[in-house]
Context: one part of a larger RNA
């Protein structure tokens, strides 16, 4: 991993609702007793319980009663249907759908491992060092002291046994549930070790690491309480039919739980009703917008310039001035969620008409949900960031298949009862992949731009179309040839300033076809080159402004690249037109189911509610089959919408179907399920 078997809403009591049955203003027995049987059945038993009357705290009264001094007020009642048994569903109490803790408590068992202790034994090759003391000699007044011997101390030294476990490698489904090899520490000591004994579970022991207490330790092990508890995870077994959610509000030691409400289902009930949609009408309102000389606040530019400051003046008052500040008023511009002189559209409310026809509402029973998500619109928050977050309105996914978007929960189209090799369309497409136009007409693009994610400010004789006003056969524009002068080196400044460092100017005048007191290089300053301007030559358009289309640069992301690919002078882009393809949409044909008098309508579906069935085991009754071959099993076949069923043939070798009713140890693909097998 597979196969086979086993494996999860049960049982009892009580309560509620509903269905079926008995009896009915009544219904019903419990314990017990008696009889009797193979098996528990019949009879007796009316205690008790529910109902037939309520109200009040109660006394009590009673179709009423309580409140009250009293009520005509108010509360609860009064119109008779119950009760017993059985089935279904739910709740409560029990282990209560199944498996699953870590833990807690009780009683015991453990110190043959290990920690420490007690008692009694055992062990430590060899080598080295050489303390005290002592002796001799020297030495001293005597000592001290010195030298040489002797001596044999030490948690002394080196190093085997023994004991430990430093470093590395190997081993890591090992040779081994802690080892091997090499290396290393201690090795007469706080040493190592044998045997026997002692201390125990909130307890021991601990040179202390929360270490150790039998491969188990921040509280051992065994059994029991015990099916502890688990708002948590996982699993929960046949079929078909009808309906079909929620991820919200309030509250919560509450936030992944729960209660009530909301939304679902089933049943009953109410009706000239209700509900929903559309149309017109009547209303309330202060949003979008707009406005502000209509308030509050904020505010652009200008005019006016009260008051204040400053200067002048005076003995003081007055007065004058002011490049300061600035109220008010006027003109002008523009702003606001907590501004409004105004003010929609939608939405909301009301009665009316039309359409649908119970969808509304009430009561009863049963739920699930209470983590939501994307997109569009209006907002808050954030950076007018987020596949962000929080509201509101809508929609879809959730619980929705089909077609399109290459692929792609929620984007576009469209809501799948079933069947078929029928037709028409939607979105989207029509060169090939790939069904349908290499369709038609007119333009644009040259960048492979583009061809289904995406880019700006700014730049640019790309190109097409349009706009406006100039110049031009009295010759434009570009090129070429020639000129481009004089007063004058204008004045000032300056070391110098001569068109060309800078400043000033009525930057003027003359000669001219034309030529600036000079457009740009250049010089220290001049010089030099050039331009404006003019003539000639040449011969036809030239050079600007504004707008639109498509292109162009700007253009940088992490594993080679690509519009889905090929490909493309259109199969790109724009406008217009016709045709076709294209879905589970719609239509046509056949069929099924639900609701229903009919006509007709409906039939996607998770959680969930309701309904109808299939299969398995057993019991009862009826009626059958079987050695002339039961069950089981193998094969192909047939029937049914499905669960399933039937016959035939083989195998097998002894029991087994059918109908009706009843009762369940009643259906497995999943639980890191349990056991066995391979």
């Nucleotide at each position: 991993a597979c196969c086979u078997a086993c494996g999860a809403g049960u049982u009892a009591a009580u309560u509620a609702u509903u269905c079926c049955g008995g009896c009915a203003a009544g219904g019903u027995u419990a314990a017990a007793u008696a009889a009797u049987u193979a098996a528990g059945u019949u009879a007796u038993g009316g205690a008790g319980c529910c109902g037939u009357a309520g109200c009040g705290a109660a006394a009590g009264c009673g179709a009423g009663u309580a409140u009250u001094a009293a009520a005509u007020a108010u509360g609860c009642g009064a119109g008779u249907a119950g009760u017993c048994g059985g089935g279904a569903u739910a709740a409560u109490u029990a282990g209560a759908c199944g498996c699953g803790a870590a833990a807690c408590c009780g009683a015991g068992u453990g110190a043959u491992c290990u920690a420490c202790c007690c008692a009694u034994g055992g062990g430590c090759a060899g080598g080295u060092u050489g303390a005290a003391g002592c002796u001799a000699u020297g030495g001293u007044a005597a000592a001290a002291c010195a030298u040489a011997g002797u001596g044999g101390a030490g948690g002394a030294c080196c190093g085997a046994a023994c004991u430990g476990g430093u470093a590395a490698a190997c081993g890591u489904u090992g040779a081994a549930a802690a080892g091997u090899u090499u290396u290393c520490g201690g090795a007469u000591g706080a040493c190592c070790u044998g045997u026997g004994g002692g201390u125990a579970g909130g307890a021991g022991u601990g040179a202390a690491a929360g270490g150790c207490u039998a491969a188990u330790c921040a509280a051992a092990c065994u059994c029991g309480g015990a099916g502890a508890u688990a708002g948590c995870u996982c699993g929960u077994a046949c079929u078909c039919c009808c309906c079909g959610a929620a991820a919200u509000g309030c509250a919560u030691u509450u936030a992944g739980g729960u209660g009530c409400a909301g939304c679902a289902u089933u049943g009953u009930g109410u009706a000239a009703a209700a509900a929903u949609a559309u149309u017109a009408c009547a209303g309330a309102g202060g949003u979008a917008g707009a406005g502000c000389u209509a308030c509050u606040g904020a505010u652009u530019a200008g005019a006016u310039g009260a008051g204040g400051g400053g200067a002048c003046u005076u003995c003081a008052u007055c007065g004058u001035c002011u490049a300061c500040u600035a109220a008010u008023u006027c003109u002008u511009g523009a702003c606001a969620a907590a501004c409004u002189c105004c003010g929609a559209a939608u939405g909301c409310u009301g009665g009316a008409a039309u359409a649908u026809g119970u969808u509304c509402c009430a009561c009863a029973a049963u739920a699930g949900u209470g983590a939501g998500g994307g997109c569009c619109u209006g907002g808050g928050u954030g950076c007018u960031a987020a596949g962000g977050u929080c509201c509101a309105g809508g929609u879809c996914c959730g619980a929705g298949a089909g077609g399109g978007a290459a692929a792609c929960a929620a984007c576009c189209c469209a809501g799948a009862c079933c069947a078929a090799c029928a037709g028409c369309u939607a979105a989207g497409g029509c060169c090939c992949c790939c069904a349908a136009g290499u369709a038609u007409a007119u333009a644009c693009u040259a960048a492979g731009u583009u061809g289904a994610a995406u880019a700006a400010a700014c730049g640019a004789a790309g190109u097409u179309c349009a706009u406006u006003g100039a110049c031009g056969a009295u010759g434009a524009u570009a090129g070429c040839u020639a000129g481009g002068a004089u007063g004058u080196u204008a004045g000032c400044u300056u070391g110098g300033a001569a068109g060309c460092a800078g400043c000033u100017a009525u930057u003027c005048a003359u000669u001219u076809a034309a030529a600036g007191a000079g457009u740009g290089c250049g010089u220290a300053a001049c010089a030099g080159c050039u331009c404006a301007c003019u003539a000639g030559u040449u011969u036809a358009g030239u050079g600007a402004u504004u707008g639109a289309g498509c292109a162009u640069g700007g253009a940088u992301a992490a594993u080679a690249a690509u519009c889905g690919g090929g490909c493309a002078u259109a199969a790109g882009u724009a406008u217009a037109u016709c045709g076709c393809c294209g879905a589970a949409g719609c239509u046509a044909u056949g069929g099924g189911a639900u609701u229903u008098a009919a006509a007709a309508a409906u039939c996607g579906g998770u959680a969930g509610g309701g309904g109808a069935g299939c299969a398995u085991u057993g019991u009862a009754a009826u009626g059958a089959c079987a050695g002339a071959g039961a069950a089981g099993u193998u094969a192909g076949a047939u029937u049914g919408a499905a669960a399933a069923a039937u016959a035939u043939a083989g195998u097998g070798g002894a029991g087994u179907g059918a109908u009706u009713a009843c009762a369940a140890a009643a259906g497995a693909a999943a639980a890191u399920g349990u056991a066995g097998g391979u």
About this RNA
The part of an RNA shown here (large-subunit ribosomal RNA, domain II) has 678 nucleotides and comes from Candidatus Karelsulcia muelleri. Its Rfam family is "Bacterial large subunit ribosomal RNA". Rfam links the family to the GO terms structural constituent of ribosome and ribosome. Lineage of the source: Bacteria > Pseudomonadati > Bacteroidota > Flavobacteriales > Candidatus Karelsulcia. RNAcentral holds the full RNA, with entries from ENA.